RNA sequence: GGUUCUAUAGUGUAGUGGUUAGCACGUCUGCUUUACACACAGAAGGUCCUAGGUUCACACCUCGUAGAGCCA
Numbered sequence: 001g002g003u004u005c006u007a008u009a010g011u012g013u014a015g016u017g018g019u020u021a022g023c024a025c026g027u028c029u030g031c032u033u034u035a036c037a038c039a040c041a042g043a044a045g046g047u048c049c050u051a052g053g054u055u056c057a058c059a060c061c062u063c064g065u066a067g068a069g070c071c072a
Base pairs, nucleotide, nucleotide: 001071002070003069004068005067006066007065010025011024012023013022018056027043028042029041030040049064051062052061053060
């Protein structure tokens, strides 16, 4: 330099354009216990990397940024 892939909650990860973006761990509250832990119940937490574009609507498309792989 070329090319491919990835970016989603604190962490990891799922998600065929269609009504509220899901799961696990974690956090908080309650319950339980003499107490802690486990278990159980509930809650908070996401401008889906940035900026544009298409669409009635997107997690789609383009550019940029960051990261990873391959070729030279």
Transfer RNA from Pteropus vampyrus, 72 nucleotides, folded computationally. Rfam family: tRNA. By type it is a transfer RNA. Rfam links the family to the GO term triplet codon-amino acid adaptor activity. Lineage of the source: Eukaryota > Vertebrata > Euteleostomi > Yinpterochiroptera > Pteropus. The prediction has a mean pLDDT of 81.